Transfer RNA from Lysinibacillus composti, 72 nucleotides, folded computationally. It was read from a public genome assembly. Lineage of the source: Bacteria > Bacillati > Caryophanales > Bacillaceae > Lysinibacillus. The coordinates come from a structure-prediction model, not an experiment, and the mean pLDDT is 81.
RNA sequence: UCCGUAGUAGCUCAGUGGUAGAGCAAUCGGCUGUUAACCGAUUGGUCGUAGGUUCGAGUCCUACCUCCGGAG
Numbered sequence: 001u002c003c004g005u006a007g008u009a010g011c012u013c014a015g016u017g018g019u020a021g022a023g024c025a026a027u028c029g030g031c032u033g034u035u036a037a038c039c040g041a042u043u044g045g046u047c048g049u050a051g052g053u054u055c056g057a058g059u060c061c062u063a064c065c066u067c068c069g070g071a072g
Base pairs, nucleotide, nucleotide: 001071002070003069004068006066007065010024011023012022013021018055026042027041028040029039030038048064049063050062051061052060
């Protein structure tokens, strides 16, 4: 320099162009002699950045940034 993968909640990750989700964590509550475990609820998101396509983009297209892998 070129090619490819990944980037979504505090963490690990889903998400077929049509309301952004799960588990864990956190907070509150239930359960009980108490804690743990279990059960329920709540909170938490500029979907890496900037543009484009579309009635509508996490998803499609382009450039860039970061990480990982490969080629030279």